[in-house]
C1' cells in the first nucleotide's frame, strides 16, 4: 500500500489512443463575518528605465587646531571597518556544485595560549590662517604645526645556500631538528594605568589549490586540437601547474559519445506516486556567480570592491559649451512589461553586527505595524415554546443565549494595532459558488426558442411536445468559499528494471559472414576485483517520524529520540557463484575415413520437339479471329498438306505439399572444376563456442550503359470492335524490353507476414536420404515389414492466445545475444547527409489535423458466389383477356376565377364506399349573420331589435334616406371563447393494407463459448407445414400451422306454418264416358321437398407394393378419401406504408375570419399521355316468331298485382302485403321454326337531328329513360403484359347497394358449363443452408480521384532585412614588465605583451519580408467518371517500367491478405 468509469459496433472481445474522475503551483470570474499562524507577496514577461527619501559608520581613554569660565562641542589627521548584512539568477554543461580525499604544493586581520621584546634619530604635512581659477564639480599658491601618521639606523629575528650528524613523523622525507660558514634581509608606539604595539612558535577560523565518483538533450554534429600533449629551462604566485616564456619532441581526447549545437545556476530539497521513478529547483539553509555592457589595476590579512577608483561603449541629467555628475538585481515608491505580485509607514525596545575600554552611536539587517480571498489553522451566521399554512419548512407573535458585533474604562506596547479583564446594547452585524443527459450527487418541473440563438473537457444535445439552449422554481455537491484557463505528477504495465509486447492489432533487417561488445560446457588447485558479513568516519542546520512543552485549542514553534541521506572514505573476515591465473578432460565446436542422395554452383560440348522465315512440290478460295464482328491477310495464289534449308529462344511427358541451395533461386544429355547437408565410424584437436551494433558480400523481376543477337511474346503506339464515352478489358499489328557478354542499380506481398542458437515438454500417421535387423526373391543399384538418426508434411493433446489459431518444424516452459514498435493522417514526405550515370535507394522530421484508425469473431442484411425447397400475384402446358379503334370511368398534365384535397411499384389509378345539376363541398365570385363570460368607453338627452315607402341589389330594412313601433342593454376598444374538410398520420389512439395464398417466431432448464452467441430451430427422409420420424448435447415447452367456427355435400331423429302433397275423401277445370290437369279450392296428412334445431360420418380405419419409419402410390368400400370443398380466425415483428377529410385526439394557427349562412359558377374544362371496365369487329353469329328452366334479396314518403290509356318511355284508378302468406318476377343464354350469307354487311353501335316520359324548386352550364332520323371508328390488335387447374376459367342472366332522379362500378344470386400441368427451378420471387464483403439508415449500402470554391499551416523560392557564435585584417582607450629622460613625489618617453571598443570581409546558425511555385490538411447538400469492398461484374495487391482528365490501364516478375467448379496428390 496497488481502484476505474465513458468514447470506435447493430452487438462481442481485444489492440489502442482520447476525455473525465485525485493531488499541487501560479493566474483570473462571481462571493465575503472574524481570528490566528507562515520560511507568502514584481520568480516566471523586461539582469528593462528609474524622480525623491533613506540603506555605514565608528573611536577624545594617543595628536593639533577653533569655540566656551567650565562641562562639553566642531574642524582635520590617524586607528578599525566599508570583502559582512542585503538583493537577484544574466551568464556557466564547469571541479560551478555535491561527496569522499589530497595540500609531502599554501596563506589567514580581529581572537586564544606560550616565549621574548618594546632602542637611538629624523624630515614633513592636514586642519588653521592669508590668496587666486572656475557657472559649479572642483582645484591652485605661500606662511606654519603634532602625533600611535611617514623616514633612517641598530639588535632580536627572519629566507636562501653551506659543512657535519642522529632522532622523530609517515604509505613515501623533497618535511621537522642540531650544528659550521656565507649571503641577502631586517621589528616596535606608546601610556601614570587600564590597555596597546613588535616578533617567533602553536591554535581556532575563514580562504585558495588539486584529484576519484555523480548528476541534461540531440548523431540529421564523427572526428577534434598547435601552447594543442609532453620533456628541458626559466618568469610569475601566498601556493602547484603549458599558467606564462626559450628550446626539444609529436603527442593527447573520442562510438563508455570527443568536438559541435540546444537548454540550464548547483546541492539540501519541493510536488506527485504504494515504490521504482516522473516533474520542479523562486522563496528558507549551503555553495557559486552578477552589480547598466565590458576591460582593469590599487589599497588590504582578505577584492580586481553594488552604495571604492581609471578607461572604452550604450543611456540619462546639470551646464555659463569650457567643463561635469550618474548607476534601486539594497527599503519604500515611479513608468514600461504584462495574465500575474502590498505602505514614499514606525523604531533600534527585541535578535545581530562595525566601532569603542565602556556609556553608547549607527544599521529600511532585523522587530513592529498597514495592505493582499497567497497558504495553513480555527470560530462564526443563532436556540426554543405557541398559532397559522402545510408536510415538515416558511409566517406571525412570546421567551433565551451573546461566541461575534459596537459602546466605555482598566491593562498591554519603544509608541500604538491586536489581545486580556470588567460594564452596557441588541437575534442583532454576517451566505455564497458551481452543477442537475451519461461518464457524475441531483428534474422526464413551467415558459421561451425552433439545426437559430447558443451548450458542449469527451460521448453528444437544438430542425415545434429540449430532463442538455435562455429563464422561473424544486433539487445536488462543496462551503467563505466556489467555478474556469495554464502548468506538472498521478492515472499510464501507453518506454514496462520492479513491468509491455513484434504471425494477422504498430513492430523481425531479403539473406548470409563477420569486427567491438554481450554471453559461454566438465574437473581440480591458487587469488579475493566483485559480491557477502561486521567494526570505524563521514554524510551541516531545516525538512520527514514518533513522543510530547508553550501560545485557550489548532496551524505554528521548543526539547528529545529516531529515520532521511538509498552515498563515499577505510580495517577486519568469508570464498559457494562471477572474474582472474595455472593445470587436465570430452558430452559443445571442428578435422578425418567410408559408401550412397540430390533441377547446389561455374564454364565448355551435344541433342531434341515446336513456332517463325526462306525454297521446291501438291492444291485453288478463302483463311484468319470473336460473344458477334470488324481492321488484317489472300488470285503478285494464302489458309492446307509433303519434301529440304535458315535462325533465335526454350527443354513437354518423368513431376510428386518430392529434392537441393543462407536466401534471391535451381529441371534435356555429357564432361570438368567448385561447394554443401545428412548417415555411419569414433582416429585426432581440445571451448576453438553462440549471437553479433557498426562493416562486407550475395540478392527475383523491372531499369541504366557499352558491344552482340533478334524466332516467338510483348510496355509504348497504331488500327478495328465495345460503350453515353473506352486514354481499358476483346481482336489485328507492333518498338524498347525478354536472350549473351562485362559493369552498374539493391528494391518486392524478398511472405511461414513467425530473427538466430541451445535445452526441455504426449502422441498418431504420410514421405525424402542414409544406417541396421528379419522375411521375400526373378538373385538385380530388387520387394516387404520394423528400429535409429536427419529433412519435409498433415492431424492432434498438455499449453498458449484477443481469437482465427499453433501444437517437437511452437505462437508452449526457459536461457542467450540482435534488430523492431509506441493512436490515425499529414509521410517514407520535407530539410540535411550519403550512395547512384540516371531512375532513384538508405537515413528520416514537424507544422497542422483528427476521436477514432485497426485486429479477429458474433448476428443479420446483401453478391452481376454455390447447392437444396416452394408458388398460377413463377414457368412449363392450356384456356380466356388487356395493349389497336369507339364509349364509360379514375389519375397525369394543360387550361381556369376555381377545376377542392388526400393516394403513386408490386401494396396510387370504378381507390377515400367518391354514380357531384342544388345540397353534398372542402373550391372561386359576390352579399349577409355570430363573441358564452370578464373589464372599459357609450346609453332613457333612447342602447339593440322590428317595420310602410324609396334607394343600392340578381335578391334581400342586408347597407342607405325618411317616418314609426317597442323598451334595457351594448362587438366601438382589450381579453376570453364558439367554431374551424385550418396545418402536422413524422406526435397520437383506433382502423386498415402490405411482407404473408409465406412456415415460421421464441422461452425455461442443461450444455459449448471470456463474450456478442451458438446449439435446441442442425443432419437424412417426409409433408401444405419447425407436419412428422430416425439420428443427434440436448431435454421439454409457448406462438403460429393444424385442431376450432361457419357454409355446403350424404344420413338418422324431432317438428309442421304463410311450406309440401305419396297415398286417401271432396271441389273446381278440360274433355264424348275413361281419363286429364288443379296444394294461387277444401278436409285430411306430414311421407317427400324445404325450413329449424339436435345427432352420425372419414381416422391412412381396411388390403396391396415400397420404404427402417414418418410417409408415398394404387385398390375396396363409401354421399364424401387422404387438411373433402369454400370460408372465418390467422404469430414475433417490420413498412416513420393509409388515414387528423369518418370520428377521437396533443402542439401550432385563425377568431368577426381559415367560423355560418345564402345566391351563382366549379369539381363535368380538353393539344394530349397512362390504368380499370362496357359493348364490338359477327355465321359457335344477328334479326323475328314461339317454347322452357332459378337462386339470392328487396318493399309503407315502400314494392304495386289487376283494370284503362299511350307506338313506348310512361300516364290514371287501385286490390294486396308490416310480407316462407302480396309485389318486385314475363330469367337469359338454351331449345324450335324461318331469313341474312361474308360484305363495313340485316355486323357495331359511337356521334348528331327532331319528338316526347320522369324525378326534381330547378335537368343552359350538366341527368335518365322512348320513339323516328344519323349511322362514325372498327374486320381480332406491336413491343410488352394480366388472370386462372373443377363446378374453377369461359359465358347468360338476376337481385342487393349508394338513391327524388342516374350503374357499363362495388358486394352477392342462380344457369350453361371448357381444356391443360399432376411438373420444374429456366424467369419472377420467397424460404432454408453454405461462402466472401470495408454494408449495419444493412446494394437506392458503402467509397476512390482529378477538377471547381474558401479557409488553416508547411515546403521551395530571386532577393531583402536583423541578431548570436566564431575567423582574419585595421584602428585602438587603458593596463602591467622592462629601459631611458626629469625638477627623483611623480610624470613623461620609447621597445614589447595583453587587450575592451569600434570597422572591415569570410564562415556558421536563428529568425522577419517575399513576386512566383509546390504538394498537404479541413469544409451538409459543386463538376467528371466509378477505382475499391460480393468472383464489386478483367480477382485483389506488391516491386519495377511506360502511359492516361482523373480515379487507374498495360507489360514483366512476385503474394494470397482471391470467390467459384473441376480435377491430382497428401491427411483424417
Nucleotide at each position: 500500500g496497488u481502484u476505474c468509469c465513458c468514447g470506435u459496433u447493430g452487438a462481442u472481445c481485444c489492440u489502442g489512443c482520447g476525455g473525465g474522475a485525485g493531488a499541487g503551483u501560479g493566474c483570473u470570474g462571481c462571493u465575503a463575518u472574524u481570528g490566528g499562524a507562515g520560511u507568502u507577496c514584481g520568480a516566471u514577461u523586461a539582469a528593462g528605465c528609474c524622480a525623491u527619501g533613506c540603506a555605514a559608520g565608528u573611536c577624545g581613554g594617543a595628536g593639533g587646531c577653533c569655540a566656551g569660565c567650565a562641562a562639553u562641542g566642531g574642524c582635520c589627521a590617524g586607528g578599525c571597518u566599508g570583502a559582512a548584512g542585503g538583493c537577484u539568477c544574466a551568464g556557466u554543461a564547469a571541479c560551478a556544485c555535491g561527496u569522499c580525499a589530497a595540500u609531502a604544493a599554501u596563506c589567514u586581520g580581529c581572537c586564544c595560549u606560550a616565549c621574548a621584546g618594546u632602542u637611538c634619530g629624523g624630515g614633513a604635512u592636514a586642519a588653521c590662517c592669508u590668496u587666486g581659477g572656475g557657472a559649479a564639480a572642483c582645484u591652485g599658491a605661500g606662511a606654519g604645526u603634532a602625533a600611535a601618521a611617514c623616514c633612517g639606523g641598530a639588535u632580536a629575528g627572519a629566507u636562501a645556500c653551506u659543512u657535519g650528524g642522529u632522532a622523530c613523523u609517515g604509505g613515501a622525507a623533497u618535511g621537522u631538528u642540531c650544528u659550521u660558514g656565507u649571503a641577502u634581509u631586517g621589528a616596535a608606539a606608546a601610556g601614570u594605568a587600564a590597555u596597546g604595539c613588535u616578533g617567533u612558535a602553536g591554535g581556532a577560523u575563514g580562504a585558495g589549490u588539486u584529484g576519484g565518483c555523480g548528476g541534461c538533450u540531440g548523431a540529421u554534429u564523427a572526428g577534434g586540437u598547435a601552447g594543442u600533449u609532453g620533456g628541458u629551462g626559466g618568469u610569475g604566485u601566498a601556493a602547484c601547474g603549458g599558467a606564462c616564456c626559450a628550446c626539444c619532441a609529436a603527442g593527447c581526447c573520442u562510438u563508455c559519445g570527443a568536438u559541435c549545437a540546444g537548454u540550464a545556476c548547483g546541492g539540501g530539497c519541493c510536488g506527485u506516486g504504494a515504490g521504482a521513478g516522473c516533474g520542479g529547483g523562486a522563496g528558507c539553509c549551503c555553495g557559486g556567480a552578477g552589480a547598466g555592457g565590458g576591460g582593469u589595476g590599487c589599497u588590504g590579512a582578505g577584492a580586481c570592491a553594488c552604495u571604492a577608483g581609471c578607461c572604452c561603449c550604450a543611456g540619462c541629467c546639470c551646464u555659463a559649451c569650457g567643463g561635469g555628475g550618474u548607476g534601486c538585481a539594497g527599503c519604500a515608491g515611479g513608468c514600461g512589461c504584462g495574465a500575474a505580485a502590498a505602505c514614499u509607514u514606525u523604531a533600534c525596545a527585541c535578535u545581530g553586527u562595525a566601532c569603542g575600554g565602556a556609556a553608547g552611536u549607527g544599521c529600511g539587517a532585523u522587530a513592529a505595524g498597514g495592505g493582499a480571498a497567497c497558504u495553513c489553522c480555527a470560530a462564526g451566521u443563532g436556540c426554543u415554546c405557541a398559532u397559522a399554512c402545510a408536510c415538515u419548512g416558511u409566517a406571525u407573535g412570546g421567551g433565551c443565549u451573546u461566541u461575534u458585533g459596537c459602546c466605555a474604562a482598566g491593562u498591554g506596547u519603544a509608541a500604538a494595532u491586536a489581545g486580556c479583564u470588567u460594564g452596557g446594547c441588541g437575534a442583532a452585524u454576517a451566505a455564497g459558488u458551481g452543477g442537475u443527459g451519461g461518464g457524475u450527487a441531483a428534474g422526464a418541473c413551467g415558459g421561451g426558442u425552433g439545426c437559430c440563438a447558443g451548450c458542449c473537457g469527451c460521448c453528444g444535445c437544438g430542425g415545434u411536445a429540449a430532463c442538455a439552449c435562455c429563464u422561473g422554481c424544486g433539487c445536488c455537491a462543496c462551503a467563505a468559499g466556489u467555478g474556469g484557463g495554464a502548468c506538472u505528477c498521478a492515472c499510464u504495465u501507453u518506454u514496462a528494471u520492479u513491468g509491455g509486447g513484434c504471425c494477422u492489432a504498430a513492430a523481425g533487417c531479403g539473406u548470409u559472414c563477420g569486427u567491438a561488445g554481450c554471453c559461454g560446457g566438465a574437473c581440480a588447485a591458487g587469488c579475493c576485483a566483485g559480491u557477502c558479513u561486521u567494526g570505524a568516519g563521514u554524510g551541516a542546520a531545516a525538512u520527514c517520524g514518533a513522543u510530547g512543552c508553550g501560545c485557550u485549542u489548532a496551524a505554528c514553534a521548543a526539547a528529545u529520540c529516531g529515520a532521511c541521506g538509498u552515498g563515499c572514505u577505510u580495517g577486519a573476515g568469508a570464498u559457494a557463484c562471477u572474474a582472474c591465473u595455472u593445470g587436465u578432460c570430452u558430452a559443445g565446436a571442428g578435422a578425418c575415413u567410408g559408401g550412397g542422395a540430390g533441377g547446389g554452383g561455374u564454364u565448355a560440348g551435344g541433342g531434341g520437339u515446336a513456332u517463325u522465315c526462306c525454297g521446291g512440290a501438291g492444291g485453288g478460295a478463302g483463311c484468319g479471329g470473336u460473344a458477334a464482328a470488324a481492321u488484317g491477310u489472300u488470285a503478285u495464289a494464302a489458309u492446307c498438306u509433303c519434301c529440304g534449308g535458315a535462325g533465335g529462344a526454350c527443354c513437354a511427358c518423368c513431376u510428386g505439399u518430392g529434392g537441393c541451395g543462407a536466401a534471391g533461386g535451381c529441371g534435356u544429355c555429357u564432361a570438368a572444376c567448385c561447394a554443401g547437408a545428412a548417415c555411419a565410424g569414433g582416429u585426432c584437436u581440445g571451448a576453438c563456442g553462440g549471437u553479433g551494433a557498426g562493416g562486407a558480400a550475395c540478392g527475383a523481376a523491372a531499369g541504366c550503359u557499352a558491344g552482340g543477337g533478334g524466332a516467338g511474346c510483348a510496355a509504348a503506339c497504331c488500327g478495328g470492335a465495345u460503350u453515353a464515352g473506352a486514354u481499358a478489358c476483346c481482336c489485328g499489328a507492333g518498338u524498347a524490353g525478354u536472350c549473351c557478354u562485362a559493369g552498374c542499380u539493391g528494391u518486392a506481398a524478398a511472405c511461414g507476414c513467425u530473427g538466430u542458437g541451445a535445452a526441455c515438454u504426449a502422441g498418431a500417421u504420410g514421405u525424402g536420404g542414409c544406417a541396421u535387423a528379419u522375411u521375400c526373391u526373378u538373385c538385380g543399384g530388387g520387394a516387404a515389414u520394423g528400429u535409429g538418426c536427419c529433412g519435409u508434411g498433415u492431424c492432434g493433446g498438455a499449453g498458449u492466445g484477443a481469437a482465427g489459431a499453433c501444437a517437437u518444424u511452437a505462437a508452449g516452459u526457459u536461457c542467450a545475444c540482435c534488430g523492431c514498435c509506441u493512436g490515425g493522417g499529414a509521410a517514407g514526405u520535407a530539410c540535411g547527409g550519403u550512395c547512384g550515370c540516371a531512375a532513384g535507394g538508405c537515413u528520416g522530421a514537424a507544422a497542422c489535423u483528427u476521436a477514432a484508425a485497426g485486429g479477429a469473431a458474433u448476428u443479420g442484411g446483401c453478391g452481376g458466389g454455390a447447392g437444396a425447397g416452394c408458388a398460377c400475384c413463377a414457368c412449363a402446358a392450356g384456356g380466356g383477356g388487356u395493349g389497336c379503334g369507339g364509349c364509360g370511368u379514375g389519375c397525369g398534365g394543360u387550361u381556369u376565377a376555381a377545376u377542392u384535397c388526400a393516394a403513386c411499384u408490386c401494396a396510387a389509378c370504378g381507390c377515400g364506399g367518391g354514380g357531384a345539376a342544388u345540397c353534398u363541398c372542402a373550391c372561386c365570385a359576390g352579399c349577409a349573420g355570430c363573441g358564452a363570460c370578464g373589464g372599459c368607453a357609450g346609453a332613457a338627452u333612447g342602447a339593440a331589435g322590428c317595420u310602410c315607402a324609396g334607394u343600392c341589389u340578381a335578391a334581400a330594412g342586408g347597407g342607405c334616406u325618411u317616418a314609426g313601433c317597442u323598451a334595457a342593454c351594448g362587438a366601438g376598444c382589450c381579453g376570453a371563447g364558439a367554431g374551424g374538410u385550418a396545418u402536422u398520420g413524422c406526435a397520437u389512439g383506433g382502423c386498415c393494407g402490405u411482407c404473408g395464398u409465406c412456415a415460421g417466431c421464441u422461452c425455461g432448464u442443461g450444455c459449448c463459448g471470456u463474450a456478442a452467441g451458438g446449439u435446441g430451430u442442425c443432419c437424412u427422409c417426409u409433408u401444405a407445414a419447425g407436419u412428422g420420424a430416425g439420428g443427434u448435447a440436448a431435454c421439454g415447452a409457448g406462438c403460429g400451422a393444424g385442431a376450432c367456427c361457419c357454409a355446403u355435400a350424404c344420413c338418422c331423429a324431432u317438428a309442421a306454418u304463410u311450406g309440401c302433397u305419396a297415398g286417401c275423401a271432396g271441389g273446381u277445370g278440360c274433355u264424348u264416358u275413361a281419363g286429364c290437369a288443379u296444394g294461387a279450392c277444401u278436409g285430411a296428412g306430414c311421407a317427400c321437398u324445404u325450413u329449424a334445431u339436435g345427432g352420425g360420418g372419414a381416422c391412412u380405419g381396411c388390403c396391396g407394393u415400397g420404404g427402417a419409419a414418418a410417409c408415398a402410390c394404387g385398390g375396396a368400400g363409401g354421399a364424401a378419401g387422404g387438411u373433402g370443398u369454400g370460408g372465418g380466425c390467422a404469430a414475433c415483428g417490420g413498412u416513420a406504408g393509409g388515414u387528423c377529410u369518418g370520428u377521437a385526439u396533443g402542439g401550432u394557427c385563425c377568431g368577426a375570419a381559415u367560423c355560418u349562412g345564402c345566391u351563382g359558377g366549379g369539381c363535368u374544362a380538353c393539344a394530349c399521355g397512362c390504368g380499370c371496365g362496357c359493348a364490338a369487329c359477327a355465321a359457335u353469329g344477328g334479326c323475328g316468331a314461339u317454347g322452357a328452366c332459378a337462386a339470392u334479396g328487396g318493399g309503407a314518403u315502400g314494392c304495386a298485382a289487376c283494370a284503362c290509356c299511350g307506338a313506348a318511355a310512361g300516364g290514371u284508378g287501385g286490390a294486396g302485403c308490416u310480407a316462407a302468406a302480396c309485389c318486385u318476377c314475363u330469367a337469359a343464354a338454351c331449345a324450335u321454326c324461318g331469313u341474312c350469307u361474308u360484305a363495313g354487311u340485316u355486323u357495331g353501335g359511337a356521334u348528331u337531328g327532331a319528338g316526347g316520359a320522369u324525378u326534381g324548386u330547378a335537368a343552359c352550364u350538366c341527368a335518365u329513360c322512348c320513339u323516328c332520323a344519323u349511322g362514325a371508328c372498327a374486320a381480332c390488335g406491336g413491343a410488352a403484359u394480366c388472370c386462372c387447374u373443377a363446378g374453377u376459367a369461359a359465358u347468360c342472366g338476376g337481385g342487393c347497394u349508394u338513391c327524388a332522379u342516374c350503374a357499363c362500378g362495388g358486394c352477392c344470386c342462380g344457369g350453361u358449363g371448357a381444356a391443360u400441368a399432376u411438373g420444374u427451378c429456366c424467369c419472377u420471387g420467397c424460404u432454408c443452408u453454405u461462402u466472401g464483403c470495408a454494408c449495419a439508415c444493412a446494394c437506392c449500402g458503402c467509397c476512390c480521384g482529378u477538377c471547381a470554391a474558401a479557409c488553416c499551416a508547411a515546403c521551395c523560392g530571386a532577393a531583402u532585412u536583423g541578431g548570436g557564435u566564431u575567423c582574419a585584417g585595421g584602428u585602438g582607450a587603458g593596463a602591467u614588465u622592462c629601459a631611458g629622460c626629469u625638477u627623483c613625489a611623480a610624470g613623461u618617453u620609447g621597445c614589447a605583451u595583453c587587450a575592451a571598443a569600434u570597422c572591415u570581409g569570410g564562415a556558421u546558425u536563428c529568425g522577419g519580408u517575399g513576386a512566383g511555385g509546390u504538394g498537404g490538411g479541413u469544409u451538409a447538400a459543386g463538376u467528371c467518371g466509378u477505382c475499391a469492398c460480393a468472383a464489386g461484374g478483367u480477382a485483389u495487391c506488391c516491386g519495377u517500367a511506360g502511359g492516361g482528365g482523373a480515379a487507374c490501364c498495360u507489360a514483366c516478375g512476385g503474394a494470397u491478405g482471391g470467390a467459384u467448379c473441376a480435377c491430382c496428390u497428401c491427411c483424417u
Molecule: small-subunit ribosomal RNA
Organism: archaeon